[in-house]
RNA sequence: GGGCGGUUAGCUCAGCUGGUAGAGCAUAUCGUUUACACCGAUAGGGUCGGAGGUUCGAUCCCUUCACCGCCCA
Numbered sequence: 001g002g003g004c005g006g007u008u009a010g011c012u013c014a015g016c017u018g019g020u021a022g023a024g025c026a027u028a029u030c031g032u033u034u035a036c037a038c039c040g041a042u043a044g045g046g047u048c049g050g051a052g053g054u055u056c057g058a059u060c061c062c063u064u065c066a067c068c069g070c071c072c073a
Base pairs, nucleotide, nucleotide: 001072002071003070004069005068006067007066010025011024012023013022019056027043028042029041030040031039049065050064051063052062053061
């Protein structure tokens, strides 16, 4: 330099045909316990990597930039 894949909650990852963004773990509170752990309930937490475009409407489609991984040279 070229090709492919990826970037979504603090971490690991889903997200179907474009139509109100989710799970597990973690965190906080409450319940349970003599207490801790386990378990249960509730809650908080998101510019969906940046910018632009298409569309009535974009995490999803298109362009570009950045970053990560793999392969080729």